This is a predicted structure of a 101-nucleotide RNA (Glycine riboswitch aptamer) from Pseudideonella sakaiensis. The coordinates come from a structure-prediction model, not an experiment, and the mean pLDDT is 77. NCBI's taxonomy places the organism under Bacteria, Pseudomonadati, Pseudomonadota, Sphaerotilaceae, Pseudideonella. It matches the Rfam family "Glycine riboswitch aptamer". From the family's description: This family represents the bacterial glycine riboswitch.
RNA sequence: ACCGCAGGCCCGGGAGAGCCCGGCAUCGCCGCCAUGGCGGGGCCGGCGCCGAAGGAGCAACCGCCCCGGAAUCUCUCAGGCACCCGGACCGGGCCUGCGCA
Repeated sequence: ACCGCAGGCCCGGGAGAGCCCGGCAUCGCCGCCAUGGCGGGGCCGGCGCCGAAGGAGCAACCGCCCCGGAAUCUCUCAGGCACCCGGACCGGGCCUGCGCA
């Protein structure tokens, strides 16, 4: 060098679950001009729901014990519930480190 493992960056793929209810302020449009109607996003609160950032728990397994590790299982603190974004994980490229030699 090749190959293997880990990490970083970039590219592609990548699921689930209310674009629910109330309040506040605000903007736009309509308008019969009123304590009117419709719509947009923002903040706060409520209920319901989801699991695939992160976190926590159980432990099959790593031949057995200690230590350590350990799931896409469980919880739902956090996060999320139109699109976008994000997204575990998978594939590719480059770089770095370690192992092999």
RNAcentral holds the sequence, with entries from Rfam and Ribocentre.